[in-house]
Predicted 3D model of a 72-nucleotide RNA (transfer RNA) from a Lachnospiraceae bacterium. NCBI's taxonomy places the organism under Bacteria, Bacillati, Clostridia, Lachnospirales, Lachnospiraceae. It matches the Rfam family "tRNA". By type it is a transfer RNA. The coordinates come from a structure-prediction model, not an experiment, and the mean pLDDT is 81.
RNA sequence: GCAGAUGUAGUACAAUGGUUCGUAUACGGCCUUGCCAAGGCUGAGAUGCGGGUUCGAUUCCCGUCAUCUGCU
Numbered sequence: 001g002c003a004g005a006u007g008u009a010g011u012a013c014a015a016u017g018g019u020u021c022g023u024a025u026a027c028g029g030c031c032u033u034g035c036c037a038a039g040g041c042u043g044a045g046a047u048g049c050g051g052g053u054u055c056g057a058u059u060c061c062c063g064u065c066a067u068c069u070g071c072u
Base pairs, nucleotide, nucleotide: 001071002070003069004068005067006066007065010025011024012023013022018055027043028042029041030040031039048064049063050062051061052060
């Protein structure tokens, strides 16, 4: 330099154009216990960035950034 893949809660992963972006774990609160741990209930927290298409975009398209892989 060229090609490809990935980017979503603190972390690890889901979600093939439509109802509120879900799950686990971590975190806060409550219950339970003499205390801790474990367990139960509950709460807050996220689509890398910028455009485009569409009535509607995490999803499709373009650019860009970061990471990884391959080629030279």